[in-house]
RNA sequence: GGGCCCGUAUCUCAGUCUGGUUAGAGAGAGCGGCUCAUAACCGCUUCGUCCUUGGUUCAAAUCCGAGCGGGCCCAC
Numbered sequence: 001g002g003g004c005c006c007g008u009a010u011c012u013c014a015g016u017c018u019g020g021u022u023a024g025a026g027a028g029a030g031c032g033g034c035u036c037a038u039a040a041c042c043g044c045u046u047c048g049u050c051c052u053u054g055g056u057u058c059a060a061a062u063c064c065g066a067g068c069g070g071g072c073c074c075a076c
Base pairs, nucleotide, nucleotide: 001074002073003072004071005070006069007068010027011026012025013024020058028046029045030044031043032042033041051067052066053065054064055063
C1' cells in the first nucleotide's frame, strides 16, 4: 500500500441479508423469598447517544459515503 471481517446494556453476544409493533437474551450487580446459615433455586429491579458524522427514506441498529478504533490475510 491492497483486500476482508468486527464495533449494539457493566461483560459475552443475537437482531442487519429482506428498513416498519416498545431494541432483546444470557451473565453480572441490588433487593426480597426459601434456609439454622451459605450456596443453589425462585421473584422483582438495575440498565442503551446501536463507535462518530453526513446522506437516502414517510420511517435507519439495519441501506449509502467519509472518518475513528480493533482483528485477520496479501504485498513490500
The RNA shown here (transfer RNA) has 76 nucleotides and comes from Natronoarchaeum mannanilyticum. Taxonomically the source falls in Natronoarchaeum (Archaea, Methanobacteriota, Halobacteria, Halobacteriales). It matches the Rfam family "tRNA". Rfam links the family to the GO term triplet codon-amino acid adaptor activity. Rfam classes the family as a transfer RNA. The coordinates come from a structure-prediction model, not an experiment, and the mean pLDDT is 80. The sequence is in RNAcentral, with records from ENA.